[in-house]
A computed fold for a 72-nucleotide RNA from bacterium (Candidatus Ratteibacteria) CG01_land_8_20_14_3_00_40_19, annotated as transfer RNA.
The organism belongs to Candidatus Ratteibacteria, within Bacteria.
The RNAcentral record of the sequence draws on ENA.
Its Rfam family is "tRNA". Rfam links the family to the GO term triplet codon-amino acid adaptor activity.
RNA sequence: GCCACCUUAACUCAGUGGUAGAGUAGCGCACUUGUAAUGCGCAAGUCCUCGGUUCGAAUCCGAGAGGUGGCU
Numbered sequence: 001g002c003c004a005c006c007u008u009a010a011c012u013c014a015g016u017g018g019u020a021g022a023g024u025a026g027c028g029c030a031c032u033u034g035u036a037a038u039g040c041g042c043a044a045g046u047c048c049u050c051g052g053u054u055c056g057a058a059u060c061c062g063a064g065a066g067g068u069g070g071c072u
Stems, first nucleotide, its partner, number of pairs: 001071007010024004018055001026042005048064005
């Protein structure tokens, strides 16, 4: 230098055009002599940035940024 893939909650990841979700972690309650475990609930998001398409974009398109891998 070229190519491919990835970027969504604190972490690991779903979600391929119509209300942003799960598990773990956090907080609260229940249970327990107490703790752990377990059950229930709560909170937590500028979907990497900018622009475009569309009635409508996390999702499609372009540019940029960061990361991983391959080739040279």